[in-house]
Context: one part of a larger RNA
RNA sequence: UGACGGGGGCCCGCACAAGUGGUGGAGCAUGCGGUUUAAUUCGAUGCUACGCGAAAAACCUUACCAACCCUUGACAUGGUGUUUGCCGGAAACAGAGAUGUUUCCUUCGGUUCGGCCGGAACACACACAGGUGUUGCAUGGCUGUCGUCAGCUCGUGUCGUGAGAUGUUGGGUUAAGUCCCGCAACGAGCGCAACCCUUGUCCUUAUUUGCCAGCGGGUUAUGUCGGGAACUAUAAGGAAACUGCCAGCGAUAAGCUGGAGGAAGGUGGGGACGAUGUCAAGUCAUCAUGGCCCUUACGGGUUGGGCUACACGCGUGCUACAAUGGCGGUGACAGAGAGAAGCAAUAAAGCGAUUUGGAGCAAAUCUUUAAAAACCGUCUCAGUUCGGAUUGCACUCUGCAACUCGAGUGCAUGAAGGUGGAAUCACUAGUAAUCGCGGAUCAGCACGCCGCGGUGAAUACGUUCACGGGCCU
Numbered sequence: 001u002g003a004c005g006g007g008g009g010c011c012c013g014c015a016c017a018a019g020u021g022g023u024g025g026a027g028c029a030u031g032c033g034g035u036u037u038a039a040u041u042c043g044a045u046g047c048u049a050c051g052c053g054a055a056a057a058a059c060c061u062u063a064c065c066a067a068c069c070c071u072u073g074a075c076a077u078g079g080u081g082u083u084u085g086c087c088g089g090a091a092a093c094a095g096a097g098a099u100g101u102u103u104c105c106u107u108c109g110g111u112u113c114g115g116c117c118g119g120a121a122c123a124c125a126c127a128c129a130g131g132u133g134u135u136g137c138a139u140g141g142c143u144g145u146c147g148u149c150a151g152c153u154c155g156u157g158u159c160g161u162g163a164g165a166u167g168u169u170g171g172g173u174u175a176a177g178u179c180c181c182g183c184a185a186c187g188a189g190c191g192c193a194a195c196c197c198u199u200g201u202c203c204u205u206a207u208u209u210g211c212c213a214g215c216g217g218g219u220u221a222u223g224u225c226g227g228g229a230a231c232u233a234u235a236a237g238g239a240a241a242c243u244g245c246c247a248g249c250g251a252u253a254a255g256c257u258g259g260a261g262g263a264a265g266g267u268g269g270g271g272a273c274g275a276u277g278u279c280a281a282g283u284c285a286u287c288a289u290g291g292c293c294c295u296u297a298c299g300g301g302u303u304g305g306g307c308u309a310c311a312c313g314c315g316u317g318c319u320a321c322a323a324u325g326g327c328g329g330u331g332a333c334a335g336a337g338a339g340a341a342g343c344a345a346u347a348a349a350g351c352g353a354u355u356u357g358g359a360g361c362a363a364a365u366c367u368u369u370a371a372a373a374a375c376c377g378u379c380u381c382a383g384u385u386c387g388g389a390u391u392g393c394a395c396u397c398u399g400c401a402a403c404u405c406g407a408g409u410g411c412a413u414g415a416a417g418g419u420g421g422a423a424u425c426a427c428u429a430g431u432a433a434u435c436g437c438g439g440a441u442c443a444g445c446a447c448g449c450c451g452c453g454g455u456g457a458a459u460a461c462g463u464u465c466a467c468g469g470g471c472c473u
Base pairs, nucleotide, nucleotide: 007473008472009471010470011469012468013467015463016462019427020426021425022424023423026319027318028317029316030315031314032313033312034310035309042053043052064305065304066303067302068301069300070299073128077127078126079124080123081122082121083120084119088105089104090103091102092101093100094099108118109117110116130294131293133292134291135290139288140287141283142282143281144279146277151190152189153188154187155186156185157166158165159164170181171180172179196271197270198269199268201239202238203237204236205235206234207233211228212227215226216225217224242265245259246258247257248256249255321420325379326378327377328376329375330374337368338367339366342361343360347356348355349354386417391412392411393410394409395408396407397406433455434454435453436452437451438450439449
């Protein structure tokens, strides 16, 4: 000077408390450990690994295993030689295929007419290629975390022999080292805040593909047509909030409390934005890269298998255990997205998954669009008309191909489960809870992830205690 203390003081945070809903018990999904295996590729491991890298493991992916092949190599640059009308396409045979053998078709430009130039293939030897091999404790870059916590420093001056101190402490105040006052300090920088995006109000401009108040035409009906520019919306510009005004409190300060006006009030809500540093934190398997290692193999290709195993342990989720419910019927209301090897109306077939067919649409034009809620009926507390695992049969779709190992449908089957021990998690408002919808990845496959809207609560006395953090001592 720091760090630490079961030392002290002050102060914050869904940290506790007050509440709401969960996890921990069941079934299933998914990740991890362990075990097994020819292989179950690799990494991530308290918080900060475990629905994580992976925004899609049937083949591919794929890095793993077995078998079969290649060796200047799947890919780059360079040399020599040979071939050549470059390139491209088709077929037959052998084979699991990679590949091998054979046959055929077709086929340039320039030109000094020389394979000479541009280009391609093959052969040879060598430089080299190649490595998801190793070291994240050699590294760059990127990232997590403390933490959106309020801190971290510098110049000059002053003090101290010096390490250092001061400033940055103190009195108030704030979400904030935010601001005010004081002070041997005076200033400054990185952070805070603001500037950026979005949302909430209004105005102006614009008016199609969006809108329809008033006027007219048409229809069983529909902005459908003429037309309109009011409204909504769209998207560009502006206005608006600053403790600006009033009262009280306060040191007359900073500010705090209440009020007015206002769409909004004291940071209006949300986002992006992450200081100096900490953890030799993570990543050599995104990429890049030093050293080391392999070079007929630790490189390359193919077929099949594996990553999907299963006595068991753990994490994260989904579905439930029912009546605030299940089932049947009637039948409203979104937002944000996506669409050409695509989204696909109307119509028809099928109990259904789906199929036939294809209007329209590179889309404010066309397509893809709710469910919970509401109303009516039924069930009457049961392992049930709850719950749906598991299994059988029959199908649908994608795709060379669903055996290992896809998703879905119908019929049948109808397991555990009656609210969950110790313990533990999230959340303070359009939030929790609950309901569906979309997208990325993607041939197919979503209970995950990232978004979107619908319905819409309870509680906060307070800071004694447990946890994390800040300042002074």